[in-house]
Order: sequence, then structure tokens, then C1' cells
RNA sequence: CUGUGAUAGGUGGGGAGUUAGCGGUGCCCUGUAUCUGCAAUCCGCUACAGCAGAGCCGAACGCUUUUCUCGGUGCCGUCUAUGGAAGGCUGCACGCGGCAAGGAAUGUUGAUCACAAGGUCUUAUGCAACGCGCGUCCGCGAACCGUGUCAGGGUAGGGAUACAGCAGCACUAAACGGUGCCGCGCGUGUGCCAUAAGGUAGCUUUGUCGGAGUCACCUACCGCGUUUCCGCUUCGGUAGACUGCAACAAAAAAAGCCCUCACAG
Repeated sequence: CUGUGAUAGGUGGGGAGUUAGCGGUGCCCUGUAUCUGCAAUCCGCUACAGCAGAGCCGAACGCUUUUCUCGGUGCCGUCUAUGGAAGGCUGCACGCGGCAAGGAAUGUUGAUCACAAGGUCUUAUGCAACGCGCGUCCGCGAACCGUGUCAGGGUAGGGAUACAGCAGCACUAAACGGUGCCGCGCGUGUGCCAUAAGGUAGCUUUGUCGGAGUCACCUACCGCGUUUCCGCUUCGGUAGACUGCAACAAAAAAAGCCCUCACAG
């Protein structure tokens, strides 16, 4: 060095996440790499860090460094979107006040202002309306214990006669019922009512004076205030896009390293 057999070993790798940590299942990248079972309410293991079974390869595999960069991750910054908190903040919205530039309305058929008289307002009285009560009036109303008349009958008497008196009839008391009109009293969330007194200057009616503005409805402007719906400012959150940086890093390329035992030739 070659052959045979055996053994160690190999039979994809990486990122994020998870985990005390490692590996796997699940996701993503690379790209082709034996099969089966297990596993997220997880599974297996412990620094030689998936386990179990079957197959294949077998010193094959592999290891280190460099280049390149797929890829995901983290951080800074910028922009966009979204939702949270705080702030009345020259915005927006709303309220109040002012001004009178423009529009509208009104005014010589006489505005604003001023004055006078009434109304509206308050109190009292009267009247009316309504309601209630009483009166008045009407009706009804007593087996005996109300009145009158009292048939029949009763009592007294020799008799004339007298007396009490039921039923019936009539009347009436209390009670009960009604009461349109009328009288009296009380009350009222009543009144195109009347009288008297008072009060307010707001509204309104009428009149007088006088002769040109008045008003503030809309717009514009000014000031003050309220509000967190929108906008704005500040703070931190989430998602996405982009630039940069950092640590990893598959595949690919280059260089170097490692390379067991037995037997036979």
C1' cells in the first nucleotide's frame, strides 16, 4: 500500500421561540438528505445532553480557519397607521359681551329718544257663575203609649143621660225623601264684569314733540369663558415600511488538519 472482518462513528445543517440547559415535535431559511413509533395541557435527555426499533455506509465520516451571503433575531433613527393617558391649547364646536364693514329687515304712510293716558300686575269690595249647607215649599209619616171625630161594642144609672174608647177616616210631631224658582250663609285653580286704592317702567295700544335713523338675524372682526367629539402638543404602547449597526448563520468556494484494531498478501 491492497484485500477481508470488526469497532468507534455516521446516516443533514441553521435561525427564532420554548427550556435551568441540550435535542426533538410545531414555525421559518437552506436544499434533497434511509424508514417506522412517540411528543405543546409537550416528549426524551443531562454536558459525549432526543429515546426506541429496523436498514445502509463504515474509517467512511468529520474538524478548524477564511471569503461570500440566504435567512430569521436584537438595537438606534425616520415615516405611516392605530388605539391609550394628560393638557382649554390663538384650531373646531358652543355660550356671553362688544363693534357696525358687508348682506337682510324696518323707517318721511314718520325711526330712535322723550312725555302723557290706558291695558297687562297686586289688594279690597261688589256683581255674576259654580258648588255646598240651611230656610221656604212639597210628599210621606203613629197596632197601644199623638190630636179630632169616634160605627159597633163596653161601663155607670130606673131612666133621661154621662164617661172611657178599639177599628176606620182626617190631621200632625220626630224621622225620611225631594226642592226648578226664591231667601240666607259659606267656599272657589271661576270671570272679554264693575268700583276704589297701590305698584312697575318690562311689553303693548293711543296721542304729543321732533325730523333720520334704528336693529343685531347672517357673514367678517375683537374680547371673555366652557367642552376632550374632531384637530393640536407632550408621553409611553402596538403594527407595518425603509436606512444603518450588532451577534448568529444554512448553502457555496478556497486552504489546512484528523484518519482505529485484527488477519492475510

The RNA shown here (Bacterial large signal recognition particle RNA) has 265 nucleotides.
Rfam family: Bacterial large signal recognition particle RNA. Rfam classes the family as a non-coding RNA gene. Its Rfam clan is "SRP clan". Rfam describes the family as follows. The signal recognition particle (SRP) is a universally conserved ribonucleoprotein involved in the co-translational targeting of proteins to membranes.
The model forms 90% of the base pairs in the Rfam consensus.